RNA sequence: ACUGUCUCAGAGCAGCUCCGCCGAAAGGUGGAGGUCGCAGAGCCACGGGGCUACCGCCUCCGCCAUCUGGCGGGGCCAUUGCCGGCCGGGCCGCCAGU
Repeated sequence: ACUGUCUCAGAGCAGCUCCGCCGAAAGGUGGAGGUCGCAGAGCCACGGGGCUACCGCCUCCGCCAUCUGGCGGGGCCAUUGCCGGCCGGGCCGCCAGU
């Protein structure tokens, strides 16, 4: 430097479950278990993709108020946010072989 196709050893991670916390949610995080799985399931939201409606808008429905409104439900909206265990890309690294 290349390869990881069958693959060694020692480890590592954690889908999921339970408990606590943060968040409107998606989701994140700490602990316990280690069983779905992972040879980069290490790091980075740059590109694609996916998820999420607190706010905002409609004023469709109900209730209350009485003028304009409030509460609850419903619909629309993805700016922010989230996902690296969806894919590409970038960075760094373990072991083995050549």